[in-house]
Context: one part of a larger RNA
RNA sequence: CCUGUGGCAAGACGAAAAGACCCCGGGAGCUUUACUGUAUCCUGAUAUUGGGUCCUGGGUCUAACUGUAUAGCGUAGGUGGUAGGCUUUGACGCUCGGUCGCCAGACUGGGUCGAGCCGCCCAUGAAACACCACCCUUUUAGGUCCUUGAUUCUAACCUCUAUUAACCAUAGCUGGAACAGUGUCAGGUGGUCAGUUUGAGUGGGGCGCUCUUCUCCUAAAUUGUAACGGAGAAGUCUACAAGGUCGGCUAACUCCGGAUGGAAAUCGGAGUGAUAGCACAAAGGCAUAAGCCGGCUUAACUGCAAGGCGGAUAAGCCGCGCAGGUACGAAAGUAGAGCUUAGUGAACCGACGUGUUUUCGUAGAACACUCGGAGAUCAUCAGAUAAAAGUUACCCCGGGGAUAACAGGCUGGUAGGAUCCGCGAGUCCACAUCAACGAUCCUGUUCGGCACCUCGAUGUCGGCUCAUCACAUCCUGGGGGUGUAACCGCUCCCAAGGGUAUGGCUGUUCGCCAUUUAAAGUGGUACGUGAGCUGGGUUCAGACCGUCGUGAGACAGGUCGGUCUCUAUCUGCCACAGG
Repeated sequence: CCUGUGGCAAGACGAAAAGACCCCGGGAGCUUUACUGUAUCCUGAUAUUGGGUCCUGGGUCUAACUGUAUAGCGUAGGUGGUAGGCUUUGACGCUCGGUCGCCAGACUGGGUCGAGCCGCCCAUGAAACACCACCCUUUUAGGUCCUUGAUUCUAACCUCUAUUAACCAUAGCUGGAACAGUGUCAGGUGGUCAGUUUGAGUGGGGCGCUCUUCUCCUAAAUUGUAACGGAGAAGUCUACAAGGUCGGCUAACUCCGGAUGGAAAUCGGAGUGAUAGCACAAAGGCAUAAGCCGGCUUAACUGCAAGGCGGAUAAGCCGCGCAGGUACGAAAGUAGAGCUUAGUGAACCGACGUGUUUUCGUAGAACACUCGGAGAUCAUCAGAUAAAAGUUACCCCGGGGAUAACAGGCUGGUAGGAUCCGCGAGUCCACAUCAACGAUCCUGUUCGGCACCUCGAUGUCGGCUCAUCACAUCCUGGGGGUGUAACCGCUCCCAAGGGUAUGGCUGUUCGCCAUUUAAAGUGGUACGUGAGCUGGGUUCAGACCGUCGUGAGACAGGUCGGUCUCUAUCUGCCACAGG
């Protein structure tokens, strides 16, 4: 060196399981004062469901009644006819009652009486309840229909008893009763059950914040240009104009002078020259003013529109000119809102208005249609529905190292270390020692930032075992300085050969304590080491407490409990045998 055998497990980001944590997409379980339904329950109507009496209200029919303005014998309902009508079948009158009433009377019943009474004539808009007919208003009585409530009956219906093994059926001075029960319809209640919803961006996600429009910077001298970059605004306002037109005017500040009067009111002068003002943010613009004042007014019009800007689209923006009618101005002319850029919302639905529109046998109504038009924090503002919240550690599936937690990588703010400068402390003296304010580096041990390998899996704290390396050295060794007398020290330089504790508490690393030691070093090694062990902690399913939540549930809050698989192919290492 080759081959083999027996061992060990450091590596093959070893095997196994398309990661259970996290995020994204989908699903499911559960909750509720999420949304929409719904079983059940309550209430009402109606059918099954019938009779009588009383009561409330209404319609209709029959009979009877009722009706006062003024003038007038008087309580004249309306219209028409007509000169007669009623009466021994009892007129006028008297008397006893009833009803109505505007207190004057009207209608009516009984008794008595025994032959008359009323109209036409006066007055009145209209002439007789003298008589007849048709009606209106009010009231009464009766019939009928509907209705409200109460009560009663029995025959529907329910129930009990007997007969029967049981059912059916039958019987009964069984008990209820048109209720109950059942069907249909309607209103309410309703996580009982069901179907769903519960936004996105995001230096992981959640919490927070934001989402449309305008102005400036970033923006790299046309335009455009991102970020959870830096600053601000809008979701209006104006008709007693802040609009149109015609005419006129010029601010603001400083200095000087001047009663009250002051830093600043109003008055005069000078200087600078737009610093002022323009409804409101900022930018641009503005003196020929777009700023300020006054007169008259409504163009803050209707129908169009050449040509352009801008744009993925859809939107958005500017506008010559023509027609109609108008305002101001002597006129030329100007005016289709506002110095400009924000002051906003597509479709669908649709109150309302308009119309030689449509449909229908005709007319009307209604629907539809044309044109106009109110209604959106549809603000997640190019707007998913008319209508919507949570929870999952009981969870599941598809994906992601496009994205977090461990480890590694990059970085080195933070951390640790070194050097330079040297305010100051050190009695004096910067530098024995310590060292501010600063400066320049190093390391990759802290906490971070980034999200680059790994989510078809790189097992996570601590302990045990076994270690190996660095030196910024804890001990032992050699030196320099000293504010080193000696002994102890302090500080710096060289040096990694060897060494570098046992117990109590805690899951602890750490730490505190006790007792030793020459010393009880600092770090790296996937915070070395789970195919070596453990499993106390953290981090599944059970359960309890506190707090939060209506609840399901939640909590870097606490607590008890809780399956740690692998027979070694290769590399590596140890030992042995053969060649």